[in-house]
């Protein structure tokens, strides 16, 4: 220096899903819907194989369904480790 792995913050990108009624508005109620915060379940698979770890799959408790906010994940940056 390049590559790989891990890790917070910051920056950039970032999907999906409704209608009705009431209400000046914010909102409230009813039914329906979405999955990419979180949570839970099964399990491919993996491991040190007793037992554990496990998804973008599944469920929607939570959250969301103008915008905003949030947002898994990806990239950049930074730090550490490994390899050449």
């Nucleotide at each position: 220096u390049c590559g790989c792995c891990g890790g917070a913050a910051u920056c950039g990108g970032g999907a999906g899903a409704a209608c009705c009624a009431c209400g000046c508005a914010a909102g409230u109620g009813g039914u329906g819907c979405c999955g990419a915060a979180g949570g839970a379940g099964c399990a491919a698979c993996c491991g040190c194989c007793c037992c554990g770890g496990a998804a973008a799959c599944u469920c929607u408790c939570a959250g969301g369904c103008c915008c905003a906010a949030g947002g898994a994940c990806c990239g950049a940056c930074c730090c550490g480790g490994c390899a050449a």
Molecule: Glycine riboswitch aptamer
Organism: Rhodalgimonas zhirmunskyi